This is a predicted structure of a 526-nucleotide part of an RNA (small-subunit ribosomal RNA, 5' domain) from a metagenome. Model confidence (mean pLDDT): 88 of 100.
Context: one part of a larger RNA
RNA sequence: GAUUGAACGCUGGCGGCAUGCUUAACACAUGCAAGUCGAACGGUAACAGUCCCUUCGGGGAGCUGACGAGUGGCGAACGGGUGGGUAAUACGUAGGGAUCUGCCUAGUUGAGGGGGAUAACCUGUGGAAACGCAGGCUAAUACCGCAUAAUACACCAUGGUGGAAAGCAGGGGACUUUUUAAGCCUUGCACAAUUAGAUGAGCCUACGUCAGAUUAGCUUGUUGGUAGGGUAAAGGCCUACCAAGGCUACGAUCUGUAGCUGGUCUGAGAGGAUGAUCAGCCACACUGGGACUGAGACACGGCCCAGACUCCUACGGGAGGCAGCAGUGGGGAAUAUUGGACAAUGGGCGAAAGCCUGAUCCAGCAAUGUCGCGUGUGUGAAGAAGGCCUGCGGGUCGUAAAGCACUUUCAGUAGGGAAGAAGGGGUAAUGGUUAAUACCCAUUAUCAUUGACGUUACUUACAGAAGAAGCACCGGCUAACUCUGUGCCAGCAGCCGCGGUAAUACAGAGGGUGCUAGCGUUAAUC
Repeated sequence: GAUUGAACGCUGGCGGCAUGCUUAACACAUGCAAGUCGAACGGUAACAGUCCCUUCGGGGAGCUGACGAGUGGCGAACGGGUGGGUAAUACGUAGGGAUCUGCCUAGUUGAGGGGGAUAACCUGUGGAAACGCAGGCUAAUACCGCAUAAUACACCAUGGUGGAAAGCAGGGGACUUUUUAAGCCUUGCACAAUUAGAUGAGCCUACGUCAGAUUAGCUUGUUGGUAGGGUAAAGGCCUACCAAGGCUACGAUCUGUAGCUGGUCUGAGAGGAUGAUCAGCCACACUGGGACUGAGACACGGCCCAGACUCCUACGGGAGGCAGCAGUGGGGAAUAUUGGACAAUGGGCGAAAGCCUGAUCCAGCAAUGUCGCGUGUGUGAAGAAGGCCUGCGGGUCGUAAAGCACUUUCAGUAGGGAAGAAGGGGUAAUGGUUAAUACCCAUUAUCAUUGACGUUACUUACAGAAGAAGCACCGGCUAACUCUGUGCCAGCAGCCGCGGUAAUACAGAGGGUGCUAGCGUUAAUC
């Protein structure tokens, strides 16, 4: 000199953009943070509509819109947080081959015919509660057989064996039936098997990645082979047997410290330091262990066991996990609101409308940083008053003020007012599909609409210089000097050093210098 996720002191007008527990991975009150689908299903607790009854209080009917609880599907493995652990099961770079991959894209083949249950519900019953138990009824895209099985797939090996599925919704001219409908046809979405792709994931190898030798030897599933098991998959990954290997001074092992990287800061560079925010990867979710489900987890807001802690209890037994967003206590020099909205972007579910979303977008707080703007402009010498200095003549603050003439940024008040809005819905036309002018899909036109921010940005008018300057320093380094007080005292100090009666170094004042809504100090890095 540059820099900071800074803190402290003094001071403080406005706005844009960023950033904000670096400490206790300490403990957490409360609310919210993952749901959705009735176009899978049986149904109907609430609300609304319709109809019926009514003693006018009300009651009944799933019939309709819808839908609590339940069965079922998908999601919950993403998104969000933290950096405790980890010096290599990690990360970075470059490669590899023995693998899996829901949803998505393109293709091939199929979707036939049956069965038995069970929740909800009803009845009874246990328990303080959490939660159960028994009996009975019922549905499915839930579950289970049978059939079928491609030139596909798997297995054995050259012709054999094996394995699957589910329907729902919209529309409809003939034809049929058991005719408020269904078969049938058609469209869309789902379903089964399989191929390829895409995406994501698992595995392996090489090289690189902090300090300590006051850590020199380490290792027995250890190193390799054979056989088997296991996995989606190679492999001592595991087991049996066999051999006796493997690593190490180019630092093994041990100890300490630490998430890694793109980057960030500094520096002419080489390098040094660092890893907040943003992005990629990893690890973790009260502590330790385990598996289940699933395409994917050994799963933050899932399960089981053990432990510590907290809470409820009728003492028999139960409940919980903010390193999600806010917020509380504690720790600390120190770090914000128990806010708004799904309008946009994105995600989950759904055919869609839509619902959910503390992701996200916004707002609030903080000079924490950075950038911009303002606190007036011109004129004005009687060089006013006053302060300070003085050699008493004067000098200086100083065109500074006052006065006169202007302007109105920003803030204030009152109006106007974009863009962020793309879509989605209704109607119509055209095209595709189709037996069809239905339905559905696509395109176009048109109509009424969708904004948290928001009293938005921007802009117009109004009034009046009106509301807006401080901090540090002045001995040298280092830009800037005098007076008074003090008298090795009180004090200053980054280094040299000042102060013991004329202190430009202490304290105050006047003046000056530097930076400026900041200025200094402390800490830290180069």